[in-house]
Model confidence (mean pLDDT): 82 of 100. Predicted 3D model of a 1490-nucleotide RNA (small-subunit ribosomal RNA) from an uncultured bacterium.
RNA sequence: AGAGUUUGAUCCUGGCUCAGGAUGAACGCUAGCUACAGGCUUAACACAUGCAAGUCGAGGGGCAGCGGGAAGUCAGCUUGCUGACUUUGCCGGCGACCGGCGCACGGGUGAGUAACGCGUAUCCAACCUUCCGUUUACUCAGGGAUAGCCUUUCGAAAGAAAGAUUAAUACCUGAUAGUAUGGUAAGAUUGCAUGAUAAUACCAUUAAAGAUUCAUUGGUAAACGAUGGGGAUGCGUUCCAUUAGGUAGUAGGCGGGGUAACGGCCCACCUAGCCGACGAUGGAUAGGGGUUCUGAGAGGAAGGUCCCCCACAUUGGAACUGAGACACGGUCCAAACUCCUACGGGAGGCAGCAGUGAGGAAUAUUGGUCAAUGGGCGAGAGCCUGAACCAGCCAAGUAGCGUGAAGGAUGAAGGUUCUAUGGAUUGUAAACUUCUUUUAUAAGGGAAUAAAGUGCUUUACGUGUAGAGUUUUGUAUGUACCUUAUGAAUAAGCAUCGGCUAACUCCGUGCCAGCAGCCGCGGUAAUACGGAGGAUGCGAGCGUUAUCCGGAUUUAUUGGGUUUAAAGGGUGCGUAGGCGGUUUGAUAAGUUAGAGGUGAAAUGUUAGGGCUUAACCCUGAAACUGCCUCUAAUACUGUUGAGCUAGAGAGUAGUUGCGGUAGGCGGAAUGUAUGGUGUAGCGGUGAAAUGCUUAGAGAUCAUACAGAACACCGAUUGCGAAGGCAGCUUACCAAACUAUAUCUGACGUUGAGGCACGAAAGCGUGGGGAGCAAACAGGAUUAGAUACCCUGGUAGUCCACGCAGUAAACGAUGAUAACUCGCUGUCGGCGAUACACGGUCGGUGGCUAAGCGAAAGCGAUAAGUUAUCCACCUGGGGAGUACGUUCGCAAGAAUGAAACUCAAAGGAAUUGACGGGGGCCCGCACAAGCGGAGGAACAUGUGGUUUAAUUCGAUGAUACGCGAGGAACCUUACCCGGGCUUGAAAGUUAGUGACGAUUCUGGAAACAGGAUUUCCCUUCGGGGCACGAAACUAGGUGCUGCAUGGUUGUCGUCAGCUCGUGCCGUGAGGUGUCGGGUUAAGUCCCAUAACGAGCGCAACCCCUACCGUUAGUUGCCAUCAGGUCAAGCUGGGCACUCUGGCGGGACUGCCGGUGUAAGCCGAGAGGAAGGUGGGGAUGACGUCAAAUCAGCACGGCCCUUACGUCCGGGGCUACACACGUGUUACAAUGGUAGGUACAGAGGGCAGCUACCCUGUGAAGGGAUGCGAAUCUCGAAAGCCUAUCUCAGUUCGGAUUGGAGGCUGAAACCCGCCUCCAUGAAGUUGGAUUCGCUAGUAAUCGCGCAUCAGCCAUGGCGCGGUGAAUACGUUCCCGGGCCUUGUACACACCGCCCGUCAAGCCAUGGGAGCUGGGGGUGCCUGAAGUUCGUGACCGCAAGGAGCGACCUAGGGCAAAACCGGUGACUGGGGCUAAGUCGUAACAAGGUAACC
Repeated sequence: AGAGUUUGAUCCUGGCUCAGGAUGAACGCUAGCUACAGGCUUAACACAUGCAAGUCGAGGGGCAGCGGGAAGUCAGCUUGCUGACUUUGCCGGCGACCGGCGCACGGGUGAGUAACGCGUAUCCAACCUUCCGUUUACUCAGGGAUAGCCUUUCGAAAGAAAGAUUAAUACCUGAUAGUAUGGUAAGAUUGCAUGAUAAUACCAUUAAAGAUUCAUUGGUAAACGAUGGGGAUGCGUUCCAUUAGGUAGUAGGCGGGGUAACGGCCCACCUAGCCGACGAUGGAUAGGGGUUCUGAGAGGAAGGUCCCCCACAUUGGAACUGAGACACGGUCCAAACUCCUACGGGAGGCAGCAGUGAGGAAUAUUGGUCAAUGGGCGAGAGCCUGAACCAGCCAAGUAGCGUGAAGGAUGAAGGUUCUAUGGAUUGUAAACUUCUUUUAUAAGGGAAUAAAGUGCUUUACGUGUAGAGUUUUGUAUGUACCUUAUGAAUAAGCAUCGGCUAACUCCGUGCCAGCAGCCGCGGUAAUACGGAGGAUGCGAGCGUUAUCCGGAUUUAUUGGGUUUAAAGGGUGCGUAGGCGGUUUGAUAAGUUAGAGGUGAAAUGUUAGGGCUUAACCCUGAAACUGCCUCUAAUACUGUUGAGCUAGAGAGUAGUUGCGGUAGGCGGAAUGUAUGGUGUAGCGGUGAAAUGCUUAGAGAUCAUACAGAACACCGAUUGCGAAGGCAGCUUACCAAACUAUAUCUGACGUUGAGGCACGAAAGCGUGGGGAGCAAACAGGAUUAGAUACCCUGGUAGUCCACGCAGUAAACGAUGAUAACUCGCUGUCGGCGAUACACGGUCGGUGGCUAAGCGAAAGCGAUAAGUUAUCCACCUGGGGAGUACGUUCGCAAGAAUGAAACUCAAAGGAAUUGACGGGGGCCCGCACAAGCGGAGGAACAUGUGGUUUAAUUCGAUGAUACGCGAGGAACCUUACCCGGGCUUGAAAGUUAGUGACGAUUCUGGAAACAGGAUUUCCCUUCGGGGCACGAAACUAGGUGCUGCAUGGUUGUCGUCAGCUCGUGCCGUGAGGUGUCGGGUUAAGUCCCAUAACGAGCGCAACCCCUACCGUUAGUUGCCAUCAGGUCAAGCUGGGCACUCUGGCGGGACUGCCGGUGUAAGCCGAGAGGAAGGUGGGGAUGACGUCAAAUCAGCACGGCCCUUACGUCCGGGGCUACACACGUGUUACAAUGGUAGGUACAGAGGGCAGCUACCCUGUGAAGGGAUGCGAAUCUCGAAAGCCUAUCUCAGUUCGGAUUGGAGGCUGAAACCCGCCUCCAUGAAGUUGGAUUCGCUAGUAAUCGCGCAUCAGCCAUGGCGCGGUGAAUACGUUCCCGGGCCUUGUACACACCGCCCGUCAAGCCAUGGGAGCUGGGGGUGCCUGAAGUUCGUGACCGCAAGGAGCGACCUAGGGCAAAACCGGUGACUGGGGCUAAGUCGUAACAAGGUAACC
């Protein structure tokens, strides 16, 4: 110090989450020791038991108990002792009692309290103070009671009562006293004031206590001090305005009462005030501070332990005593609760220390000691002290120590793992050797804390103080610490390992089980689940949970924002408030400086020191940023005085405008009415219909009326604060600007509340109503159409007067002021004159520099740089909703939450993709044509169905005559049945010599069993072949094409896809590749922050079209010769054709036109060919998780007497049906019959076969040539002739019957061919749809692969004959480029909205029901203070009693407020695959939104 998370990627905004620290913690796993500190955060809930406040005999009367003494009696009896009993307060002492002091401290808790409670500062001239210190004075004389004790009575008890008697340092009376208190009098000094102080005179009033060992000590009065308290004031001290008004002793005065003292503290009277937006009152919450945690700090959070203050003591009230209390371990009363009871009455208060129950996630011992520190009493010894000091329990915290150290590689074994003969890792780790002994165990020694005081002795001087000596006192504790011995001996875990975040592999699981702080992981190869190995982190702890701060500049004072992300009020005027021009004087409030006081200690920081170190503790310093006071300064701010004119305003002279209000006038259009002309439609739409019209519409002409709006001008024009304002004109009102510098002299600016204005729609009352037009009606559209479209049509729109107060009221941009380059329009002025001007002022626009901004953009009209003020924002949803309140006639407006829920929501820009967006362009894409498919029959493939099986795959385009270029067996993977198990095949090793053939038996065969027969070569080492045996190996057309390689389809032979460097941009990215032309083409040219390059295009390659050259056999035959019925048949020749090789040729090269060029045009020339001549091969980056694990290969998983393998048979050929692809047809451009002509490319030896014979034929039997430019397979349409004559036919040939042929072990399922016979559907095919642009379509035949044969009408090739049409790019489909919009990015087969249905959750309303705190009124009213009275008691003082006021509590009543619950009800949120539609995002198919 940051990081993760919104996106395909980017920048920003913005929330959520994490890493850190902390805790009085809790929980899980684990646990050796020591020191220090800590330990009911919850029920201020209830408490058994014990203890926590007593002490003084030197105040007193006394003597119950204890000890002693004395006396007496009795007993044992050694005349003295022992024991018992009685008496005696005589002594030590002392229960209970009177009295004094203490009990108001110490200790606990945080309920209440938002307050002078606390903190800080000041004041008390308005006060008190026991004990203590200093000082002064006094301490005289009397008196009567009372407790105890004794007697008696009542009561269960607690206790109470009566009588008698008695003491005091208890109580009372009297005396005395002033420097006390009060009063009177006149002056003095002093204070801010009320007043205070000192002195004088006179009058009045109040005291005392003794004890004693004779040393002292107490008592009283007074003054001062100290200590402790009381009171007053300034400032500070939580949240809510959905709490805005509160208050009658209330605010003040006069007089009194009361108090220690001031005061409405209380009372009588008088006045009507007082508090409050600078937040009163009310509600909620809470003890406050020093400090603690965190943070760089400012802050934020907390207030446990320790210290200070406050409050409280079961709840509420009250006083008494006292110096001090309205009293934790006192009293009285009331209430609740608990306990005792003889039922009549009584007792109690752990928020003291322990402890118990309860509550709770959770918090300890019914311990020891007064040794120390401190407190109370006492003269003291001493007593008391759950204060305190110690110990116990608890890892609950902090700090320290240890669990060993050094060496040790065959890198052991074992585990884990990998690319697995081997390596890696665990790991110097272990074993083993040496060493050490903290800790542990055992034994021994052993503190400080004790200082002082007491007691005793003694010294000095001076009765006391000081010193010395001695004695005594230790809980913790036989502890800390030290020494010795033993021996590595007694001691390691927890969490994590996908990223953030240090640390990775294997196995298991298979969206299951589970994990998770956020993002997220898990659906068969999980570093994310569970286990293991390993690693990382920390370590006697480690994790989790909870809470706080931090990170979060995410409430922003330091230190944020508001055009579009959340956020500028709709606009103005203006109150309070804030801020404020220039000069000067005064002042000194703010400000600054110095000084003084205070800011407790502890804590924190720092310098030292003490425990072996540290934590911890001690001493000192600095600090405590604050408050108060004094002094000084006067720049700035404030206050105040006097001025100024630059701000602001006024005046004068002009100018301007759809500025406002009221009135008058105008024409066009529309509608209606009346009349004329006139006849059949009008109107409306995408197309229609509703509607109007022969009762005369529409059209047209004339006249009249009505209401509303003002064409052209008209414009980034003008005016206004905004809303808004438009025919012409009049009146009134207002504003702005310019010029001038005459006047005032800061009069300014902003503006919470407030007031006013405020589009449209809406509401009220009254008018008006032509056109338009919500609602409504009808017609269409549609699956539906409560819409869009059409025909009508009412509110409304218009006017007047009221209300309402909102809009995407927008420039999504608050107002004012100042400053900061330029260019260019325009409106209104000015500079005498203007066409000049870098003139000037005020508006209104465009482009831009700097700057700003996340970017888009803004840019003197700022979103720049500054200043002031106001308003507003703080994740999305819930929600501008609910409740409450205010306003409103209502509609509604304003103000304005929470629960719950999500990890995003959002802005700008980028690249794509998409659009029923745009532009340009291309393609048999459409159009123009030709021929088909879709109807029939058949063939073939697919789906479906069926089946034992109908093996598997391919499924929009891009599956379906596809894998398959050929299923009768085989193939074959499927089914049934029968066999085999190292296996059907291959390899290695050793062994054997056969294997095989023939034959027999069983069997469907595989196979099993038997009989006969029997190896080859050799360099003699062996080799070949085969068998059986064992082992290592096998095998799988089983799964996953979503683990893969390879191959392939498609977009698409479309023209695209990228890179380097540079430049632009914060960045994703862009540029290049865009633009203007051109092309088949990102082809080329021009232009150009780009310059180049690569993969594609083109070319290079093959075939074909022309020519040349070369070579001529199997090809050819012009010339020469021979020869035949004929024929290149023969000699010969290679001229020609042809075949093969090598070359040429075509390049927009030439001409003309056009153009800058590239290029284009021309029936141009030439040429065999003309503008890539035709065809082929060639397929960029990529897309479709496209296809294929069954062609092959391959990871993983699965099977192993079977999911392997062999065999026989069956199936893949099934058949109500549906689809695709084809063949043949429906006929005369034809069929049939006869005759006749011309190819190319291929194939051929288990082959093609001439020729001959037989057969109607398929074919058969002979025979010959040819391994092929030699032989052979071989054309059809065509042409010529005849016939058929429009029919289900001489068309068509399916189907079926019969007879044959061929292949093959075998044609039943299930082959092809031939002949004879039979002769089905079909007469040109609906919606729709396919191919093709020239040697193409169409048509005709031929060949080949596979193959024994063939279901081939398929596929791949070959030639023959040989068209039509293209105006053109509007439309359909596909594609390319540019641009635009986007809420899409799995990318439109996208995204996404609302109702309904289901489940869950929180919440509003709700007849009511119920609870709580507070207030009000009335009734009652304990104890108690005060007052009054007081016939009773008392000598008196006084008291009992009674009454009055007040109050706690209780009761009654009506309201308000805040909760809980509630049938039903409202919306909201969430939830893989529900229903209905399709509202939004593209022009989202009616632009969207307010």